[in-house]
Context: one part of a larger RNA
Molecule: large-subunit ribosomal RNA, domain II
Organism: Formosa sp. Hel3_A1_48
RNA sequence: GCCUACGAGUUACCGUUUCUAGCAAGGUUAAGCACUUUUGGUGCGGAUCCGUAGCGAAAGCGAGUCUGAAUAGGGCGCUUUAGUUAGUGGCGGUAGACGCGAAACCGUGUGAUCUACCCAUGGGCAGGGUGAAGCUGUGGUAACACACAGUGGAGGCCCGAACCCGUUGACGUUGAAAAGUCUUGGGAUGACCUGUGGGUAGGGGUGAAAGGCCAAUCAAACUCGGAAAUAGCUCGUACUCCCCGAAAUGCAUUUAGGUGCAGCGUAUUAUUAGUUUUAUAGAGGUAGAGCUACUGAUUGGAUGCGGGGGCUUCACCGCCUACCAAUUCCUGACAAACUCCGAAUGCUAUAAAAUGAUGUAAUGCAGUGAGGGCAUGGGUGCUAAGGUCCAUGUCCGAGAGGGAAAGAACCCAGACCAUCAGCUAAGGUCCCAAAAUGUAUGUUAAGUUGAAUAAACGCGGUUGGAUUGCACAGACAGCUAGGAUGUUGGCUUGGAAGCAGCCAUUCAUUUAAAGAGUGCGUAACAGCUCACUAGUCGAGCGAUCCGGCAUGGAUAAUAAUCGGGCAUAAACAUACUACCGAAGCUAUGGACUUGUAAAAGUGGUAGGGGAGCAUUGUAGUGUCGUCGAAGGUGAAACGUGAGUUUUGCUGGAGAAGCUACAAAAGAAAAUGUAGGC
Numbered sequence: 001g002c003c004u005a006c007g008a009g010u011u012a013c014c015g016u017u018u019c020u021a022g023c024a025a026g027g028u029u030a031a032g033c034a035c036u037u038u039u040g041g042u043g044c045g046g047a048u049c050c051g052u053a054g055c056g057a058a059a060g061c062g063a064g065u066c067u068g069a070a071u072a073g074g075g076c077g078c079u080u081u082a083g084u085u086a087g088u089g090g091c092g093g094u095a096g097a098c099g100c101g102a103a104a105c106c107g108u109g110u111g112a113u114c115u116a117c118c119c120a121u122g123g124g125c126a127g128g129g130u131g132a133a134g135c136u137g138u139g140g141u142a143a144c145a146c147a148c149a150g151u152g153g154a155g156g157c158c159c160g161a162a163c164c165c166g167u168u169g170a171c172g173u174u175g176a177a178a179a180g181u182c183u184u185g186g187g188a189u190g191a192c193c194u195g196u197g198g199g200u201a202g203g204g205g206u207g208a209a210a211g212g213c214c215a216a217u218c219a220a221a222c223u224c225g226g227a228a229a230u231a232g233c234u235c236g237u238a239c240u241c242c243c244c245g246a247a248a249u250g251c252a253u254u255u256a257g258g259u260g261c262a263g264c265g266u267a268u269u270a271u272u273a274g275u276u277u278u279a280u281a282g283a284g285g286u287a288g289a290g291c292u293a294c295u296g297a298u299u300g301g302a303u304g305c306g307g308g309g310g311c312u313u314c315a316c317c318g319c320c321u322a323c324c325a326a327u328u329c330c331u332g333a334c335a336a337a338c339u340c341c342g343a344a345u346g347c348u349a350u351a352a353a354a355u356g357a358u359g360u361a362a363u364g365c366a367g368u369g370a371g372g373g374c375a376u377g378g379g380u381g382c383u384a385a386g387g388u389c390c391a392u393g394u395c396c397g398a399g400a401g402g403g404a405a406a407g408a409a410c411c412c413a414g415a416c417c418a419u420c421a422g423c424u425a426a427g428g429u430c431c432c433a434a435a436a437u438g439u440a441u442g443u444u445a446a447g448u449u450g451a452a453u454a455a456a457c458g459c460g461g462u463u464g465g466a467u468u469g470c471a472c473a474g475a476c477a478g479c480u481a482g483g484a485u486g487u488u489g490g491c492u493u494g495g496a497a498g499c500a501g502c503c504a505u506u507c508a509u510u511u512a513a514a515g516a517g518u519g520c521g522u523a524a525c526a527g528c529u530c531a532c533u534a535g536u537c538g539a540g541c542g543a544u545c546c547g548g549c550a551u552g553g554a555u556a557a558u559a560a561u562c563g564g565g566c567a568u569a570a571a572c573a574u575a576c577u578a579c580c581g582a583a584g585c586u587a588u589g590g591a592c593u594u595g596u597a598a599a600a601g602u603g604g605u606a607g608g609g610g611a612g613c614a615u616u617g618u619a620g621u622g623u624c625g626u627c628g629a630a631g632g633u634g635a636a637a638c639g640u641g642a643g644u645u646u647u648g649c650u651g652g653a654g655a656a657g658c659u660a661c662a663a664a665a666g667a668a669a670a671u672g673u674a675g676g677c
Base pairs, nucleotide, nucleotide: 001677002676003675004674005673006672011095012094013093014092015091016090017089019087020086021085022084023083026050027049032044033043034042035041036040054061055060064076065075066074067073098236099235101233105226106225107224109222110221116200117199118198119197120196121195122194123193124192125190127159128158129157130155134151135150136149137148138147139146163187164186165185169182170181171180202218204214205213206212239612240611241610242609243608244607249262250261251260252259253258263368264367265365266364267363268362269361270360271359274355275354276353277352278351279350280349281348282347288341289339290338295335296334300330301329302328306324307323308321309320310319311318371396372395373394374393375392376391377390378389379388380387401412402411403410416590417589418588419587421586422585423584427580428579429578430565431564432563436577438576439575440574441573442572443571449567450566457552458551461549462548463547464546465545466544467543468542469541470540478536479535480534481533482532484509485508486507489503490502491501515530519528520527591602592601593600594599613666615663616662617661618660619659620658621657623655624654631650632649633648634647635646636645637644638643
């Protein structure tokens, strides 16, 4: 993992409610007793309980009563009669109360054969090294001291086996082993190791202290019991079809993943409103707008109260100002907690029309109270977030189908069933891949683009429009030629001659035209060139602005790509036609629900309601079976389905149908339990 078996809303009592039955202003017995055909039944038993009247704390009074001085007022009642006893179903309560599941707590006992420490009594430690004290001898001293040699054999001394330990590395990791093996290492006469016997016990022991150890268990051992502890938590909870169908919100909560009430669902009953549009009448202060209409904030200018600074003076006065600046005026402009103003929507009421059960209430039963995305209006945040918090709508949640390559919520569209029928939506029509290699006119040359993505800024890419200038009296570009003179203008300067710099009546002359010079260049000149002009050529050439499509800007981590192939259209823009395309709509047939009918409807999680199938047994009933029951294993038919029926083979003795009743009554899941493979 699979198969088989087992495996979870039960039972008792009480309460409440639906339905059924009996009796009914009444209903009903309990214990007990008697009889009996004795797990049972029948009768007696009226105590009790509920109802028929309430009010008051009560005495009590009573269709009233209480309060009160009250005949007032007010509170609760009456003027509205259905209950009660059983049974069935739903739900609640008390019990283990749908099943399994803690860590823990308490009580009685059992453990120191493991291990910690202690007591008693035994045992063990190859070999080698070092050489303390003491002693002896010699030297030495006044005597000691002291020195040397020898002897001696001390030490939590040294090296190193047994023994004890466990430092390092490797292996082992479903191991040879629930802690080992190999290597390396520490101690090895000591606070040493060890045998045997004994002691200390669970909030207790023992501990050279690690919360260590106390039998592979220790921040409180193990065993049995209280005990089915408790679990607002997790997981699981078993046949079918039909009808309806939520919520993830508000308030409160030692409350925030729980719960109570309300909201939203469903079933039953009663009732009659509801919704939309139009018209009319209203309340309101949002969007916008405005601000010499307030509060506050605020640009520039005018005026300059007042202040600062400077001058002067004994002091007062006075004078000045590229300073600050009140009020007022002109001008520009801001506000969620500003408003002289002020919509659209939304809301309320009335009327009419349309629609047609959508509304409301009560009662039974719930679930929900983690929501999420998108669009719009906002707060918060960085006008960040698949962020967070509100509001309005929608979808997902609980929604399948088509499109977006793939995708909960984006676009289209709401799936009763069947069909090898048709039409469409979004989106598409070269191939993958259903349908146009469609029509017309343009654009793009970047594979831009072809369904994710970018800016400031740059660009004689290309294309369209507008305005304007020049042009057959010859434009623009090219070519040929000229581009001069006073003069090297004046100043400056070492030099300054068109061209370092400064100045200006940048002037005048000759001219077709030529600047006291546009740019190179020289030390300064020279030289080249431009403006300007003529000739040649022969038809368009410039400038500005606004668009379209391109282009640079352009950088992300495994290999790239429009979904791919690929495409110069099969890209982009505009217009048009045809076709494809869904569970949409239609057609044909069928099923069910609601409804008198016509007709309408039938996606669905939590959840509510309804109708059934199957299993086991009991009672009744009519039956089947050795001419073959149940069971097993194949086949066929029927039913929307759970399932049922018939039949072949096997099997060899019981069995099903119907009407009721009663349940140990349905498994795929619980890291479910047991067995098998």